[in-house]
This record gives sequence, C1' cells and structure tokens, in this order.
RNA sequence: GAAGCAGGCCAGACAGUCGCUGCACACCUCGUUGUGUAGAGGAAAGUCCGGGCUCCACAGAGCAGGAUGCCGGCUAACGGCCGGACGCCGUGAGGCGAUGGAAAGUGCCACAGAGAACAGACCGCCGAUGGCCUGCCCGACGCAAGGAAGGCGGGAUCAGGCAAGGGUGAAACGGCGGGGUAAGAGCCCACCGCGGACGUGGUAACACGGACGGCACGGCAAACCCCAUCCGGAGCAAGACCAAAUAGGCCGGCCAUGACGUGGCUCGCGUCGCCGGCGGGUAGGUCGCUUGAGCGUCAGGUAACGAAACGCCUAGAGGAAUGACUGUCCACGACAGAACCCGGCUUAUCGGCCUGCUUCACCC
Repeated sequence: GAAGCAGGCCAGACAGUCGCUGCACACCUCGUUGUGUAGAGGAAAGUCCGGGCUCCACAGAGCAGGAUGCCGGCUAACGGCCGGACGCCGUGAGGCGAUGGAAAGUGCCACAGAGAACAGACCGCCGAUGGCCUGCCCGACGCAAGGAAGGCGGGAUCAGGCAAGGGUGAAACGGCGGGGUAAGAGCCCACCGCGGACGUGGUAACACGGACGGCACGGCAAACCCCAUCCGGAGCAAGACCAAAUAGGCCGGCCAUGACGUGGCUCGCGUCGCCGGCGGGUAGGUCGCUUGAGCGUCAGGUAACGAAACGCCUAGAGGAAUGACUGUCCACGACAGAACCCGGCUUAUCGGCCUGCUUCACCC
C1' cells in the first nucleotide's frame, strides 16, 4: 500500500423567527397569559421470545398440548448473552451449526441401480474342483484299421467360486497398503477409522494414551417416538378511584282517606302521585404514567455480568406534542417516528469515522 476479518461510534452542522406538549415560576390581570426549561430511535418497527405490573382462576399431583435440547456460566427470566467442546468452511484474522437418544419400539430411504438393510451379481475377475471340446506324448489291446487308461497343455464352454476393479446412487454392509489366493475376501498383518472398558487431564462437554476386540452397530428424530427441563389464562381498551343529567331500583315520610285491580260486596293487600335518602352504572374527570431488574464511575470476573459507595435524571400525550420557514456551509443527508415499562431477537437503513487483528506485495 492493497484485499479482508471482528468490534464500536455518528446519523447533516450552525444561527434566527414563529408554533406545539410537559414541568417550574411569576401576576392589579389566573389567561387560548408571560418567562425559563426539557422534548423520539438505533432500530421508537415486526409483535417473534422472556419478564415486571394488573385482573381472573387455582389444595396437591398427573394426563393432554406447546416450547427448548453439546457443556459450564450470566440473568428477574429467556428460544437471549458470554466462555468452552465438537463438526464443517476459510491460506488466515475468523465465520456457520435445533449439536440429547438410531443396541426401546414403529416407520421412511425418491430416481438410478443387479442390490437400499438379516443386501446384491449387470459389466468384470477366476474357473482351483467336477464336467465338456481340443493339441501333443505315451501306448494296454488288436493281424491291421484303430485305440482304453495315463501324462503335459490349450479353450472360457457348463456347473461353480469371487466381490478386487468398473458402473448406479445422497448413501453400496469399514478405508488404504502389503501378504495370501485359481481369482478373491479382516482370510492374515501394519496404519487409520470404529467399539466397549481402563488410565491421565478437565467442574463438564470432551481430549489424549497404551492395550484389547477382526468389524458386529448404514442414514433420517426439522418422521412418529423416548428422555430431560420449563410453561395457568388474559392483557394498560389491564385495572383502581371520584362522579353529574335522564331513566329505572331499594328504603322512609306525606297526600286525596282518591282512582284502579283483587270474578258481585266489605275488610285487607297491591299499583298509581309528591318529597327526601341510599346504592349500582353511564357521560366526564383523576390515577395507573414513567425513578427504573435505570445510567455513569468503580471492587471483582477471560467474558457475559456486576456488590457496596458516590454521582446523574433522560418525552409522557389522549385526536394524540416533538414541527414549519429563512440564511450560511458541506461530503447534499438513509431507514424510519414513542403510546404501560424493561431484557433480547429479527428485519429496514445514504454515507462517514475510530480501534484491534489477518493475508499478500514492496522498502529498510
């Protein structure tokens, strides 16, 4: 210098004018007032996880259902984060991984292929062994022509043997080399892999080691399933408080000693009127509402995190504020806007800056 990897930060700047919302203060004036001050984000988003808070339900345990799933830690909790292990990818810095159990059981393994899980033989290799065909030698027997048995070969022709090689496939029943063999084969051996023990290190996942076993046990659990852990439901329109008018309810009193009903009459009872009280609920108002598992410094810890102490205060509306205009400058400005709160994840995002590290090239 180039190309990268990881982490963090910023998100047009400055000035002026006019507004909007909260809070504090001021006032002959109490207001649609004045002054001061604060006023969106790294994701406020998706609402995907986890918790606080609130109401409802609830003896305990289990079933069903759902979620999670290597090990250790952090945390209020988590499906999050940190550290580690293992596997894969990258020259590397690093990145990615739902990564428990396949000797509990069931199921599936398309296409291709001979054969896909108590496997199989298409091409191929062999043809030792037993036949077949055939060449040569020998030659019992025979007067001869011939020719039994035997020996040495050849053929790959039948039976048969094999699974090394080819081929199919995502996957072919350990790999590779040597020995061995007719050809082959864990048939034998070395190395590698695998297995169950043992030893060592580690909290653990796991790693390493030397023996042993000749290989038995293919893959899929993001198929059912098994195992372990966790989970009651609904959500701030949760929920709590204050509380008109009108209508209705309950209680008490008053009045014509009235009307109506009670099958015709009397008593009794009920309904109808007025006044007062009580209680529920509606409109409306208030709280919930932002001081919190908060942030910073800091002991400790590899880190996530984080004790005590000290310091800091950072929107809180309810048709819902956080805006508009002007000027100057530049690299010309992305995605996007709170609505109970918090911890995460995920997704969107113009451009710029910083730190650490890696690889390559060059120079000293």